[in-house]
C1' cells in the first nucleotide's frame, strides 16, 4: 500500500426498489400483588460515525475523511 464487512436510542440488532427510522432487552411512570419478581398499559430516548455532493425528499445513492474487524501481503 491491496481487497471484503461493519458504524443505526444506553446495550444488541432490522431497515438498501429513495418517502412519517423498528423490534428486543434496559431506564422512568402507571396498574396487578401483602410485597418483590413475573405479566400488563404509557412515556422519554438515535436529526443513522464526520464532512458535502444528487434529488422535491437520503440511514438508504455518489465523493472524500475517521474509526472497528477479517483477508492477503
Nucleotide at each position: 500500500c491491496g481487497c471484503g464487512g461493519g458504524g443505526u436510542g444506553g446495550a444488541g440488532a432490522a431497515g438498501u426498489u429513495g418517502g412519517u427510522a423498528u423490534c428486543u432487552c434496559g431506564u422512568c411512570a402507571g396498574g396487578c400483588c401483602c410485597a418483590u419478581a413475573a405479566c400488563c398499559u404509557g412515556a422519554a430516548g438515535a436529526u443513522c460515525a464526520c464532512g458535502g455532493g444528487u434529488u422535491c425528499g437520503a440511514a438508504u445513492c455518489c465523493c472524500g475523511u475517521c474509526c472497528c474487524c477479517g483477508c492477503a501481503a
A computed fold for a 73-nucleotide RNA from Candidatus Paceibacter sp., annotated as transfer RNA.
The sequence was found in a public genome assembly.
The prediction has a mean pLDDT of 81.
It matches the Rfam family "tRNA". Rfam classes the family as a transfer RNA.
NCBI's taxonomy places the organism under Bacteria, Bacillati, Minisyncoccia, Candidatus Paceibacteraceae, Candidatus Paceibacter.